[in-house]
RNA sequence: AGAGUUUGAUCCUGGCUCAGGAUGAACGCUGGCGGCGUGCUUAACACAUGCAAGUCGAACGAUUAACCCGCCCUCGGGCGGUUAUAGAGUGGCGAACGGGUGAGUAACACGUGACCAACCUGCCCCUUGCUCCGGGAUAACCCAGGGAAACCUCGGCUAAUACCGGAUACUCCGCGCAGCCCGCGUGGGCGGCGCGGGAAAGCCCAGACGGCAAGGGAUGGGGUCGCGGCCCAUUAGGUAGACGGCGGGGUAACGGCCCACCGUGCCCGCGAUGGGUAGCCGGGUUGAGAGACCGAUCGGCCACAUUGGGACUGAGAUACGGCCCAGACUCCUACGGGAGGCAGCAGUGGGGAAUUUUGCGCAAUGGGGGAAACCCUGACGCAGCAACGCCGCGUGCGGGACGAAGGCCUUCGGGUUGUAAACCGCUUUCAGCAGGGAAUAUCGUGAAGGUACCUGCAGAAGAAGCUCCGGCUAACUACGUGCCAGCAGCCGCGGUAAUACGUAGGGAGCGAGCGUUAUCCGGAUUCAUUGGGCGUAAAGCGCGCGUAGGCGGCCCGUCAAGCGGGGUUUCAAAUCCAGGGGCUCAACCUCUGGCCGGACCCCGAACUGGCGGGCUCGAGUGCGGUAGAGGAAGGUGGAAUUCCCAGUGUAGCGGUGAAAUGCGCAGAUAUUGGGAAGAACACCGAUGGCGAAGGCAGCCUUCUGGGCCGCCACCGACGCUGAGGCGCGAAAGCGUGGGGAGCAAACAGGAUUAGAUACCCUGGUAGUCCACGCGGUAAACGAUGAAUGCUAGGUGUAGGAGGUAUCGACCCCUUCUGUGCCGCAGUCAACACAAUAAGCAUUCCGCCUGGGGAGUACGGCCGCAAGGUUGAAACUCAAAGGAAUUGACGGGGGCCCGCACAAGCAGCGGAGCAUGUGGUUUAAUUCGAAGCAACGCGAAGAACCUUACCAGGUCUUGACAUCCAGCAAAAACCUGAGAGAUCAGGCGUCCCUUCGGGGGUGCUGAGACAGGUGGUGCAUGGUUGUCGUCAGCUCGUGUCGUGAGAUGUUGGGUUAAGUCCCGCAACGAGCGCAACCCCUAUCGUCCGUUACUAACAAGUAAAGUUGAGGACUCAGACGAGACCGCCGGGGACAACUCGGAGGAAGGUGGGGACGACGUCAAAUCAUCAUGCCCCUUACGACCUGGGCUACACACGUGCUACAAUGGGUACAACAAAGGGAAGCGAGACUGUAAAGUGGAGCGAAACCCAGAAAAGUACUCUCAGUUCAGAUUGUGGGCUGCAACCCGCCCACAUGAAGUUGGAGUUGCUAGUAAUCGCGGAUCAGCAUGCCGCGGUGAAUACGUUCCCGGGCCUUGCACACACCGCCCGUCA
Repeated sequence: AGAGUUUGAUCCUGGCUCAGGAUGAACGCUGGCGGCGUGCUUAACACAUGCAAGUCGAACGAUUAACCCGCCCUCGGGCGGUUAUAGAGUGGCGAACGGGUGAGUAACACGUGACCAACCUGCCCCUUGCUCCGGGAUAACCCAGGGAAACCUCGGCUAAUACCGGAUACUCCGCGCAGCCCGCGUGGGCGGCGCGGGAAAGCCCAGACGGCAAGGGAUGGGGUCGCGGCCCAUUAGGUAGACGGCGGGGUAACGGCCCACCGUGCCCGCGAUGGGUAGCCGGGUUGAGAGACCGAUCGGCCACAUUGGGACUGAGAUACGGCCCAGACUCCUACGGGAGGCAGCAGUGGGGAAUUUUGCGCAAUGGGGGAAACCCUGACGCAGCAACGCCGCGUGCGGGACGAAGGCCUUCGGGUUGUAAACCGCUUUCAGCAGGGAAUAUCGUGAAGGUACCUGCAGAAGAAGCUCCGGCUAACUACGUGCCAGCAGCCGCGGUAAUACGUAGGGAGCGAGCGUUAUCCGGAUUCAUUGGGCGUAAAGCGCGCGUAGGCGGCCCGUCAAGCGGGGUUUCAAAUCCAGGGGCUCAACCUCUGGCCGGACCCCGAACUGGCGGGCUCGAGUGCGGUAGAGGAAGGUGGAAUUCCCAGUGUAGCGGUGAAAUGCGCAGAUAUUGGGAAGAACACCGAUGGCGAAGGCAGCCUUCUGGGCCGCCACCGACGCUGAGGCGCGAAAGCGUGGGGAGCAAACAGGAUUAGAUACCCUGGUAGUCCACGCGGUAAACGAUGAAUGCUAGGUGUAGGAGGUAUCGACCCCUUCUGUGCCGCAGUCAACACAAUAAGCAUUCCGCCUGGGGAGUACGGCCGCAAGGUUGAAACUCAAAGGAAUUGACGGGGGCCCGCACAAGCAGCGGAGCAUGUGGUUUAAUUCGAAGCAACGCGAAGAACCUUACCAGGUCUUGACAUCCAGCAAAAACCUGAGAGAUCAGGCGUCCCUUCGGGGGUGCUGAGACAGGUGGUGCAUGGUUGUCGUCAGCUCGUGUCGUGAGAUGUUGGGUUAAGUCCCGCAACGAGCGCAACCCCUAUCGUCCGUUACUAACAAGUAAAGUUGAGGACUCAGACGAGACCGCCGGGGACAACUCGGAGGAAGGUGGGGACGACGUCAAAUCAUCAUGCCCCUUACGACCUGGGCUACACACGUGCUACAAUGGGUACAACAAAGGGAAGCGAGACUGUAAAGUGGAGCGAAACCCAGAAAAGUACUCUCAGUUCAGAUUGUGGGCUGCAACCCGCCCACAUGAAGUUGGAGUUGCUAGUAAUCGCGGAUCAGCAUGCCGCGGUGAAUACGUUCCCGGGCCUUGCACACACCGCCCGUCA
């Protein structure tokens, strides 16, 4: 000293929370010793028992134990005396102290300072004087009586330092008279005279102790005043002895303290009265301080003593352990009546989270009594209990690596616990045992105590826990658990890999303690005096006038209140601070010094203030001008609307997105003329003017407020602000009475809609208007209180004045006032404000203190009401907010793309079938894929196999890999059993060798292990889809911004493109785009067989068939070509674009490969790999059969059609790209055909697959469920294969279903494209309408970008940020 928490991120505001310290504490776990402290905070609840205040015989009488003496004696004893014991009584002093508690009390109770000239004071000290003469009683005691008791009554005797009378007495008290001195006031003091009044006590016995009066002191008390210290204004008025006076009473004393009379005062916004709370202080805790909170222990004061009241005694009480009365409660009782008061010390019950022994002693200190000895003292000194607090000490120290064992973790290598232990050496504080043994005491006396302390002995011996380890905050792993159990101070953890739960190992912190809870201060500058704010975060009253109050111009003089300096005094002690001392240290104790604040005195006079005087610049007045929707009243005008009358005129009008309700043939709307009524004032008109605000608009008149400008005559600080108060105050609303054209809440109807109590339409009442009242609010906003001064400019506009110029007006310049915009400094969280400040200063007022609850409730005030104003709490949340940033989003805007729409062509959606999916079914119908971007997808081929699923039959180191031991060869083949796996038997017997053995193989055995298409794609790698071939995504440096971030990448053009050009606080760069690569289109060169054939030759039925050729086609390699290069137009002399020429090709020629940063926790653990979890005679492995092919249905993708641009039959052309050896398979022959027989040729520019088909030519069919269409089914065949039943393909014959162009909706395609036609290949034994390729024929249309979808850039709004599939409101559960 700060930190966490609002956001995707940022800055700010703001609350919540944490880290610190403290406690009379309590609770949980744990607990060795000592010292010093502390210990009912709750029930001022109730109390058993004991103790806590007595003492004096030197005040008194009677009684009495004992020793001694004397006398008497009935020898039992009695009497007297001395010394003297005991206890009751009379009397004296004390009991008013000491000890407890905090209920009450907001008060002169307390603190502090001052005052009493208005007072008292026992015992104590000092001084002076006195202590004389008498008297009558009474307790005890005796007798009698009453009562249960407590206790009481009658009669009789007696003493005193008890009581009474008298004398005397001053300096006492009262009254009167004359004088002197003094004080802050009432007044006080001194001394003189006269009159009146008031005293006493003795005991002891020679020395004390007492008694009385008076004066003084000391101590203690009483009273008064200034100042100071809680909350509520949702308590605003209170008060009748109340305030004062005169006179009395009373008191120690002043006083309405009390009383009679008189007056009507007194307190209060500087907070009276009322309510709530509370003992106050020295001090304690915290804090840098200012403060905030507290008032235990110790000390001072106060108050109280079961509750309330009362007096008595006394120096002192209105009396804790006294009295009386009343109340409640408890106890005793013979029922008549009595007794009691722990908030003294112990102790008990109760309450409570919680607080001790019914201890020892008067040895010390202190107190009461006494002459003293002495007695009493739960004050006090000690001990006991409690880790309750503070302080100190210990639980060992040194060595010791093989880094032991064990535990934990592990990548299995190791790491860690850890020098820790063991082991070796050493020491003995504390505790234990034994011996000695204090101080505290000054002559004696020691409870504590055989204590402290000292010495000796033994042995590492008896002595460690608690909390935490996600961030804040120091300390990490494993297992268990699986939004469960639980944690949590805040943020938040836990839904199968939890450093946050529980346990363990390890670690961090503190340590006889450690945590938790509670409370206080701090952090919190989060009530801000120090030290905050109010445009948008909470916060400026809607505006003015003005009271109190606060603040206030220039000069002179004076006072000295504030202020400053000095001095005196006080601030008790303790505490605290500094220095020193004593317990071994410390805590603790102690000595010395110091500290806030208050009071008084003296001095000073700058500033503030008071008083006096002056001034003019603030404020005001006057005079002369001036603009204006400023206000009030009265009058007046035209346009428009509606209505009425009349004319013309006919079928509609009106209204809307479209309509309808409505009006109209009884004549509307339209139009013309006339009339009525109410309300509002077009143009001017403005970014304008006026007003304090609300607000103010035709014109005229009257009355009236304010402003501005000029002159500088007058006044002389007269000013500013303004709590309360008073007034004004839009609209709506209320009352009474008018008025009512238009408009129009409510209401009605028509539409819209899922609904439509709305938006739209047709009507329509309050109201809107006037007069007089009420109400008092608003986004009453500039969300910005008023006033004054100061601080760059520029440019409009309104009003005025001056200057210059001019004949004059304008223009121009200066200046004052108002009203706008831009802008510097400055300010600000930013936005922004910026002379009209949100800048720099001063003054005054109002207001704010997290969000919700709530501007609500209650109360008060106001109102006719509606309601207004003032204005909470419980409870609840960890935020609620402001500004700005980047995205995403918008049924916001701008620009631009894309088969996105439009324009077209062909489809899908209807039918049948194929195929995939859902669903259902099933023993199983294995699993995955799920909008686009799952669904002819993984599957480029499920009859067995595949196969992962199901049923049954089997195996257990295993079907597969590595290691060990033993045995053996094994496999193949044959036979038998079995559905097969498998089992049994037969046959059979390896290679190398240095002969030791080695290698591969099989069987058996033991264990390490294998195996898993079991789970998790939300633990992963890799791969893939998608946005998207979209044009974007970023970085470095610089610059700007407090920052997130911006700039660059925006802008003007251009492009398919962040493509390029230009501009620019940016300059560069990277990943993307493009290009480089492949195919294709043209040409050239070279090469030339298996391809080709022009010329030459040969040759055939025909044929590049042959010789030959290297021209052509073609194949292949290498090149060329296209670059806006050329010309012209446009454009900015640019980029680029348009047109043209040339060219095979023209503006990326066409196509492919190629996919930026990233998004979707997208897909895949079943391609593969892989962490963790799970199974281990099974979730592994083998086998047979079945299933993946099921079928009421639903969807996707396809195929074939519905026909004549067609079907059929016949004839008969032209491809490309591929494949082929367990292969392709020719010619030929057989079969209607599928196919078969057969085998030439070909590892292929050669042979084969291989017939291309559509097209073409010719004939037929004639619109029909057909000579269309071919599903379905039957029969018979063919092929592959171990095997076509479930469940393959093909052929022939027969059968001949639905279907006649397909609803809503929806898909693809912009040119060699769509459409249409066939061909090939992969997979594959066989199986293709799917997939991947190939060529043939070959269109239509694009005006255009308003709209749908997707996307890019800029901009705007935003309360969204898992981002519009968002957020969020209400009702119900």